[in-house]
RNA sequence: GUUGAUAAAGGCAAACUAUCUGAAAAGGUAGGACGCAAAGUUAUGGGUCUAAGGCAAUUUAUUGCUAUGACCGCCAGACUGCCGACU
Numbered sequence: 001g002u003u004g005a006u007a008a009a010g011g012c013a014a015a016c017u018a019u020c021u022g023a024a025a026a027g028g029u030a031g032g033a034c035g036c037a038a039a040g041u042u043a044u045g046g047g048u049c050u051a052a053g054g055c056a057a058u059u060u061a062u063u064g065c066u067a068u069g070a071c072c073g074c075c076a077g078a079c080u081g082c083c084g085a086c087u
Stems, first nucleotide, its partner, number of pairs: 001086004011036002016031006034073001040079003044076003047071003053066006
């Protein structure tokens, strides 16, 4: 520098369950493993989810729009990194 093996020191942990936080999306902790070679960090671009608040409408308690909320285990970008193989 290239690369990711049915290897290996090790690592992470989906769904689901309990509990806590939150309006929700979702998140924390514990259990649990579907998977992951960046499933480490970062909301920068795209995308997705939610709609408390705000705005609008109306049948007056509902509907619609909206991120300032959330997701990096959706795709890119940026930054950092373990082990091995090959050169």
The prediction has a mean pLDDT of 84. This is a predicted structure of an 87-nucleotide RNA (c-di-GMP-I-GGC riboswitch aptamer) from a Candidatus Atribacteria bacterium. The sequence was found by an Rfam model in a public genome assembly. Its Rfam family is "c-di-GMP-I-GGC riboswitch aptamer". Rfam links the family to the GO term cyclic-di-GMP binding. Taxonomically the source falls in Atribacteria (Bacteria, Pseudomonadati, Atribacterota).